[in-house]
A computed fold for a 103-nucleotide RNA from Sphingobacterium spiritivorum, annotated as SAM riboswitch aptamer (S box leader). Its Rfam family is "SAM riboswitch aptamer (S box leader)". Its family is annotated with regulation of gene expression in the Gene Ontology. The organism belongs to Sphingobacterium, within Bacteria.

């Protein structure tokens, strides 16, 4: 890189350096951005998986990964009860991330 399994409308920002982008990817829509995007450091904060620790359908701890605008921003294909018939709604899938695992 590949595969397997799980999950996702919960959480959780400040400073410095920089200087036009950013939200994966393609399209489309919406949004964030010189009141400073991304990216680099620093510190702080969250509790998702793994760990750990107790009084063990849970608590707590932050040590590993991971993460700190919006549902994975929201739609694309499939299938769909219902009704106000619409760019609606539900439900799957597919890609993606994220974590343990595995050749």
């Nucleotide at each position: 890189c590949g595969c397997u399994u799980a999950u996702a409308g919960a959480g959780a920002a400040a400073g410095g350096c920089c200087g036009a982008g950013g939200g994966a990817c393609u399209a489309g829509a919406c949004c964030c951005a010189g009141u400073g995007a991304a990216g680099c450091c620093u510190u702080a904060g969250c509790a998702a998986c793994c760990u750990g620790u107790a009084u063990u359908g849970u608590u707590c701890a932050a040590g590993g990964u991971g993460c700190u605008a919006a549902a994975u921003u929201c739609u694309a294909c499939c299938c769909u009860g219902c009704u106000c018939c619409a760019u609606g709604u539900g439900g799957g899938a597919a890609a993606g991330a994220u974590a343990a695992g595995u050749u």